[in-house]
Description
Small-subunit ribosomal RNA from a metagenome, 1476 nucleotides, folded computationally. Rfam family: Bacterial small subunit ribosomal RNA. Clan: SSU clan. The RNAcentral record of the sequence draws on SILVA. The prediction has a mean pLDDT of 84.
């Protein structure tokens, strides 16, 4: 310090998630030791038991025990009892001090509660310290105790006795207190301090070892502790906006330690609040802790300070101090005891129990230390505290060995089978002894005694590697990988996401990584998150500028001068407790821990100064702002009046059959006279041309003309005021359209509605009608994509060019032009800004001020509540739940019922077809035991198959075999091989016969056969979506890329686009590009012309010869096949840009790639093929392998594709005489002549391994004859009979011949195919496969056309451009209802509960007030004073009644929302999304 995640990729916005640290934690697995800490976060729930606050006999009387002494009594004569005295010990009661500290908890509390700083001249303070003074003399009671009585108990009553440091008078009295009255000094108001005078009033207690202490009283002061007041700070909610009656203040009282409405009487009507009152929710506050770079955020355990509370609520008493945790009274709830009458209790003290909970310890030891209470002290008490126990709960430290050790052991795992890894790891050798175990010694803590801890820490001896390692992870983030199992199952997951048969992501194993007595998970907080932005964000399009103005509070504000010192800055003083944190040291072996010192604690207060800036006050100025004066411009606003064109309607005329409307129609109107046309009239609404990115207005908005009233802006001038300004939360006003109310008006248009069309439907788009409404007046509504999606104001920052309104200059006065300037309104553009697009003086630039608004998407601008509205609705405005995205800009593609350009037998123009018939063939379907399998739009379907009778053959039925039909290795036997017989459908089985080879180092070996064992064979079994290879297709379309450079943040762009041109990214020109590669073209083959060379089997002009190029001969010709030539827009002319090129021409056999072929870029289709072959994985292994026979692949209501033959006269048939090819093939072959047969064919056998022989007569054509338009002399299917050929074998199931038979069919619906020249069409010939079997396929030649104006349209393609919400890319994406499941929420007749107030009733305890005729020891002779009981009253907790408020739960039913692989209906949106 960042990373992952939206996309095909990119940049940005933006959320979600992760890596870090922390914890009073919990859970899972595991667990050796020690030190120091920490340990009910939940039920402030209920508590058994024990302990936690007592002490003082030196305050007092009494009691008890013991001892001694004396006396008395009894007798058992040394004992018991009693009395007295003394001494010691003890203590129930009275009395004193302490139980207000210490300890616990955090319920309440949003408060002067806490923090911080001040104040008290408005206060108190026991014990302690210091100082001054004093303690004289009396009195009356009462507990204990005794007796009696009541009660179950707790406890109580009566009578009697007694003491005090208990209580009460009197005396004395200072600087006490009160009143009156002087003086001085001081102060912030009231006042305070000092010092006088007079009057009144106020004290005391003693104890004791026996001489010193401890006490006692009054006063003053200190210290400590408290009380009160004030400034500032201290959570969330405005869907809480008004609150308040002792309320706010005054006067006078009361009360208190003290101020004060704290309380009371009277008077006044105030007080608080947008700087957030009141109300609701939540919460103890702080020092500090965690985190963070900091600023901040979060927390308030342990330790420390403060507060509050003590079962709930109320109350006072005592006291220095309490309204009192282990005190009292009352009320409520609960628990316990009870004799039922009545009593007792309060663990939020320490342990402990139950309960709750994910969860938190011992009913321990000791007062030795520290501290506290009492005491003169000894001492007692102390669950404060010191220690121990439990818990890996945290932090820190240590250990579980160390060194050597390669055959790199065994085992495990993986493996390409070679090895690799675990791994120096182990074994083994040599050592060590930390911890542990056993033994011995043994502290400090204590300055004399006293040690719970503790025989602890520590020291030392002995023994032995012995007793001590786990957890998590290993797809990316994130360090660490393989195997097996599983097969969208089981499961994982923090986010992205893994799993559907090869999972580094699930489970297990091996290995590896990380941490380590721990490791992971969960939860919470901070961080990362600049994701609430003070530091440190934004608002044109991502979330976000209010619809616009006016203006209140508030915020901010021009020049100059003087002054003040609030802000600001500097110095000083006080405070900011300690602990913590930081720095430097010290002590425990180190560390954690702890001690000492230092700085700091960013703050607050007081005080002294400074005066630049902000601010306050005073003065002054004119440039901001405003006023005046002079001008011109304008659809600015309101009202009234007027005008013409047009539509419609009415009346009349002319006129006749249609009009109207649409893509096409129909509804509609019209013979009762429409439309059209002319004239007249009525009525309403809107204002053509001018008209313009022209004008005006704050926005909404404003358009005929005239008049009246009226607002604002602009220019010029510089007379006046003198900062009067800017912005503006609330407030107020304006505010399109639609809508609402009342009353008018209503021509046209037109929601709703009706009809007609369209359509699968059409509640739409189109058409015909048509009502609200649109118009006017008045009122309401208050919203819009109210948009420049851009708040207002001011200043500054290059230019260029239009346009509207003014002013000035120049020109002799004008006009035009030109220049300058102010205001407005546009375009282009530089810097700058921006994620980019873009903005750019009219900023989205640079700055300042003010307002408004935003913080992931959905839920939702919804619900509830409030306010507004007649309603519709508006405004303010959530949450639960759910997702990991939603989004902006730009890029590359793809797509569009977007555009432009171009090409192609793509259309058009033609020719011939297909689709109809019959047949052949393939496919689907059906059937079947099987009809083997594959191919599926183009690009499957005469396809794999260039040959299914057996074989093929993969299928079916049946019969056999199991190391196998086939390969390698091992062992044994045998050569191999040939052959006969029997059984069987055959495979096969059995029985014979012939035959003895080759090499040799003599062991044996090679080939082959048989048998045996196992490794293995075998599979046309699966997966073409695991693959290689091959192929199809777009497409022979012209494209696809790269290097360097440049541009862009980037994806990418440029180049490759543009202007021309081409068949072509072909070439030229231009250009931030320059080059290059794969494609195109060329190079290759063939064909067309020719030269030359060569002539056999080819050829034959001349010569010779023959029946015949037959034979000589020839090398001219044809032909054959080598090498060449030839064509390159080379030449001429036109066009073109002086180019490329194109058009025309010449020459030429051929002319613009001459014709044809081979050749197929980057890629697309998970295209095809596991059945050509190869191959991973899976599957079968007496079978899914293999052998055999028969059957099937040839089935047949049907549908489709591809062909053949026809439908005829451009023809059929017959005849004739003749013709004229080319490519090819041939020895298990082609087969001649000749003969036989009507023929298929048979016999025959010459020749030929081929320019030699054979297949091999080409046919159409030509000539002659016949048929005469018909189901025919067309056509030939089907079938009968008779034959031929191949082959073991033609039944299923071949081909051919002859003869007979003679079906459909008369040119083919919608639709659709091929072809642009030697092409289509037509005619025959050859070949592969093959025993035989082509209408198929691959080739060959013969005859040989028609048409192309052209590119609007259909299809396909290329380039450029545009839109996009698509990227699996339009066979895309995606919306809503309905149906189903689940989830949360709203409404809901209500019901239940909680809660704070209010009104009234009742009214405990208690304080206070009144009364007090009853009662009373102290004083008084008495009267009386004083006190008490009792009674009454005010207040008063709980309780009761009541109506509302708020919150929560629940509720039949209901509403919408969200989520959920494959439900229904449509097609709304994204392309012009088919109606933008």
């Nucleotide at each position: 310090a960042g990373a992952g995640u939206u996309u095909g990729a990119u940049c940005c916005u933006g959320g979600c998630u992760c890596a870090g640290g922390a914890c009073g934690a919990a859970c899972g697995c595991u667990g050796g030791c020690g030190g120091c800490g920490u340990g009910c976060c939940u039920a402030a729930c209920a508590c058994a038991u024990g302990c936690a606050a007592g002490u003082c006999g030196a305050g007092c009387g009494g009691g008890g025990u013991u001892a001694u002494a004396a006396g008395a009594a009894g007798c058992u004569u040394g004992c018991u009892u009693c009395u007295u005295a003394u001494a010691a010990c003890u203590u129930a009661g009275c009395g004193g001090c302490g139980g207000a500290c210490g300890g616990g908890u955090g319920a309440g509390u949003a408060a002067c509660g806490c923090g911080u700083g001040a104040g008290u001249a408005a206060c108190c303070u026991g014990c302690c310290u210091u100082c001054a003074a004093g303690a004289g003399g009396g009195g009356a009671a009462u507990a204990a105790c005794a007796u009696a009585c009541c009660g179950a108990a707790a406890g109580g009553u009566a009578u009697g006795c007694u003491a005090a440091u208990a209580c009460c008078g009197c005396a004395u009295a200072u600087u006490g207190u009160a009143a009156c009255u002087g003086a001085g000094c001081c102060a912030c108001a009231u006042g305070g301090c000092u010092u006088g005078g007079u009057u009144a009033u106020g004290a005391a207690a003693g104890a004791u070892u026996u001489u010193a202490u401890c006490g006692c009283u009054u006063g003053a002061a200190g210290a400590u502790g408290g009380a009160c007041u004030c400034g500032c700070g201290u959570c969330c909610g405005a869907u809480u906006a008004g609150c308040u009656a002792g309320u706010u203040g005054g006067u006078g009282g009361g009360g208190u330690a003290a101020u004060g409405g704290c309380c009371c009487a009277c008077c006044a009507a105030g007080g608080c609040g947008a700087c957030g009152a009141u109300c609701g929710g939540u919460a103890g506050c702080c020092g500090a802790a965690c985190u963070g770079a900091g600023a901040g955020g979060u927390u308030g355990a342990u330790c420390g300070g403060c507060c509050a509370c003590a079962u709930u609520g109320g109350g006072a008493c005592u006291g220095a101090g309490a309204c009192a945790c282990g005190g009292c009274c009352c009320a409520g709830a609960c628990u316990c005891c009870u004799a039922c009458g009545g009593g007792a209790g309060g663990c939020a003290g320490c342990a402990g129990u139950g309960g709750g909970g994910a969860a938190u310890a011992u009913u321990g030891c000791g007062c030795a230390a520290u501290g506290g209470g009492g005491g003169a002290a000894a001492c007692c008490c102390u669950g404060a505290c010191g220690c121990a126990g439990c818990a890996a709960c945290g932090c820190c430290g240590c250990g579980u060995g160390a060194a050597g050790g390669a055959u790199g052991a065994a085992g495990g795992u993986c493996u390409u089978c070679g090895g690799a890894u675990u791994g120096u790891a182990a074994a083994c050798u040599u050592c060590u002894g930390u911890c542990u175990u056993c033994g011995a010694g043994g502290a400090a803590g204590a300055u004399a005694a006293u040690g719970a801890c503790g025989g602890u820490a520590c020291u030392u001896g002995a023994g032995g590697a012995g007793g001590a390692a786990g957890c998590c992870a290993c797809g990316g983030c994130u360090a660490a990988c393989u195997a097996c199992g599983u097969g969208c199952c089981a499961g994982c997951a923090g986010c992205c996401g893994c799993g559907g048969u090869a999972a580094u992501a699930c489970g297990u194993a091996g290995g590896u990584g990380g941490c380590a007595a721990g490791c992971g998970u969960u939860g919470u907080c901070c961080g990362g998150a600049u994701u609430u932005a003070c530091u440190g964000g934004g608002u044109g399009u991502a979330a976000a500028g209010g619809g616009c103005g006016u203006g209140u509070a508030g915020g901010c504000g021009g020049g100059u001068u003087a002054u003040c010192a609030a802000g600001u800055c500097a110095g000083a003083u006080g405070u900011g407790a300690a602990a913590u944190a930081c720095c430097g040291g010290g002590g425990c072996u180190c560390a954690a821990c702890u001690c000492c010192g230092g700085g700091g604690c960013u703050g607050c207060a007081u005080u002294u100064g400074a005066a630049a800036c902000u601010g306050g006050u005073g003065g002054u100025c004119u440039u901001g702002a405003g006023u005046g004066c002079g001008g011109g411009a304008g659809a600015g606003g309101a009202a009234a009046g007027c005008g013409g064109a047009a539509u419609u309607c009415c009346u009349g005329g002319u006129g006749u059959a249609g009009c109207g409307g649409u893509g096409a129609a129909a509804u509609g109107c019209g013979u009762a006279g429409a439309u059209a046309u002319c004239a007249g009239g009525a009525g309403g609404a809107a204002c053509a041309c001018c008209g313009g990115u022209g004008g005006c207005g704050a926005a909404g908005g404003c358009g005929g003309c005239u008049u009246u009233c009226u607002g604002g802006a602009c220019c010029g001038u510089a007379a006046c005021u003198g900062a009067c300004g800017c912005u503006g939360a609330g407030g107020c006003g304006c505010g399109a359209a639609a809508g609402c109310g009342u009353g008018g008006g209503g021509a046209g248009c037109a929601a709703a509605c009706a009809g007609g069309a369209u359509u699968a439907g059409a509640u739409a788009c189109c058409c015909u009608g048509g009502u609200a409404g649109u118009c006017c007046a008045c009122g309401c509504u208050g919203u819009a994509a109210a948009c420049g999606a851009u708040g207002g104001a001011u200043a500054c920052u290059a230019g260029g060019u239009g346009u509207g309104g003014g002013a000035g200059g120049u020109a002799u006065c004008g006009a035009c032009c030109c220049c300058u300037u102010c205001c407005g309104u546009g375009c282009c553009g530089g810097a700058g800004u921006u994620a980019a697009c873009a903005c750019a003086a009219u900023a989205a630039g640079u700055a300042u001020c003010c307002c408004a608004c935003c913080u992931g998407g959905g839920g939702a601008g919804u619900a509830c509540g409030g306010c507004c509205g007649c309603a519709a609705g508006g405004u303010u405005g959530a949450a639960a739940c759910u997702c990991a995205a939603a989004g902006g800009a730009a890029u590359u593609g793809a797509c569009g019922g977007g555009g432009g350009c171009c090409c192609g037998c793509a259309c058009a123009a033609g020719c011939a077809g297909u689709g109809g018939a019959g047949u052949a063939u393939g496919u689907g379907g059906u059937u079947u035991a099987a009809u083997u399998c594959g191919a599926a739009g183009c690009a499957a379907c005469g396809c794999g198959a260039a040959g299914a009778a057996c074989c093929u053959u993969a299928c079916c039925u049946g019969g056999g075999c199991u190391u196998g039909a086939c390969a390698u290795c091992c062992u044994a036997a045998g050569a191999a091989u040939c052959u006969u017989g029997u059984a069987g459908a055959g495979a096969u089985a059995c029985a014979g016969g012939a035959g003895u080879g080759c090499c040799u180092u003599c062991g044996g070996g090679a080939a082959c056969u048989u048998a045996g064992a196992g490794a293995c064979a075998g599979g046309u079994g699966g997966u073409g979506c695991a693959u290689g290879g091959u192929u199809g297709u777009c497409g022979u379309c012209a494209g696809c890329u790269c290097g360097u450079g440049u541009c862009g943040u980037g994806a990418g762009a440029u180049g490759u686009u543009g202007g021309g041109u081409u068949a072509a990214g072909u070439c030229c020109c231009g250009c931030a590009a320059c080059g290059a590669g794969c494609g195109c073209a060329a190079c290759c083959c063939u064909u067309a012309u020719u030269g030359u060379c060569a002539g056999u089997u080819a050829c034959u002009a001349a010569c010779a010869u023959u029946a015949a190029g037959u034979u000589g001969a020839g090398g001219a010709c044809u032909c054959u096949g080598g090498c060449g030539a030839g064509a390159c827009u080379g030449c001429c002319g036109g066009u073109g840009a002086c180019a490329a090129a194109u058009c025309g021409g010449a020459g030429g056999a051929a002319g613009g790639u001459g014709g044809g072929g081979a050749c197929g870029a980057c890629g697309u289709c998970a295209a095809a093929u596991c059945a050509u072959c190869a191959u991973g994985c899976c599957c079968c292994u007496u079978a899914u392998g293999u052998c055999c026979a028969g059957g099937g692949c040839u089935a047949c209501a049907c549908a489709c594709g591809u062909a053949c033959u026809a439908c005829a006269a451009u023809g059929g048939c017959c005849g004739u005489u003749a013709a004229c090819a080319a490519c090819g093939g041939g020895u298990a072959g082609c087969u001649a002549a000749g003969c036989c047969g009507c023929g298929a064919g048979g016999c025959g056998g010459a020749g030929c391994c081929a320019a030699u022989c054979c297949c091999u007569u080409a046919a159409a054509c030509a000539c002659g004859g016949u048929c005469c338009c018909a189901g025919u002399u067309c056509a030939g299917a089907u079938u009968g009979c008779a034959g031929g050929c191949u082959g073991a074998a033609a039944c299923u199931c071949g081909c051919c011949u002859g003869u007979a038979u003679g079906a459909a069919g008369a040119c083919g619906g919608a639709a659709u195919u091929g072809c642009u020249a030697g092409u289509a069409a037509u005619c025959g010939c050859g070949g592969a496969u093959c025993a035989g079997c082509a209408u198929g396929c691959c080739g060959c030649g013969g005859u040989g056309a028609a048409u192309a104006c052209g590119u609007u349209c259909c299809c396909g393609g290329g380039c450029c451009u545009u839109g996009u919400a698509c990227a699996c890319a339009c066979c895309g994406c995606c919306c809503g209802u309905c149906a189903a499941a689940c989830c949360a929420u709203g409404a809901g007749a209500g019901u239940c509960g909680a809660u704070a107030a209010c009104a009234c009733c009742c009214g405990a305890a208690g304080c206070c007030u009144g009364u007090g005729a009853g009662c009373c020891a102290a004083c008084g002779u008495a009267a009386g004073a004083g006190g008490c009981a009792g009674c009454a009253g005010u207040c008063g907790a709980a309780g009761g009644u009541g109506g509302g408020g708020u919150c929560g739960a629940u509720g039949a039913u209901u509403a919408g929302g969200g989520u959920u692989a494959a439900g229904u209906c449509g097609u709304a949106a994204c392309a012009a999304g088919g109606u933008a």